[in-house]
Molecule: c-di-GMP-I riboswitch aptamer
Organism: Nitrospiraceae bacterium UBA6905
RNA sequence: UCCCGAUUAAGCUAAACCCUCCCUGAGGAGGGGGCGGAAAGCAGCGGGUCUUAGUAUAAGAUGGCCGAGCUACCGAA
Repeated sequence: UCCCGAUUAAGCUAAACCCUCCCUGAGGAGGGGGCGGAAAGCAGCGGGUCUUAGUAUAAGAUGGCCGAGCUACCGAA
């Protein structure tokens, strides 16, 4: 350095649900709240699923659905 993920240290983040706002919608943002997470950090490249239009296809959402990519703390086996 790479792989890996412990009984190490510092931490980080945050589901469902509630409130407010945005949105045709999936869903998103802020506050509360913690199910969880060793990348549950970033980013829509490939799939899956969802939404809108409505059958010919397109656009959008989802990264906490999966794969691959980029970056990153610690250092037992």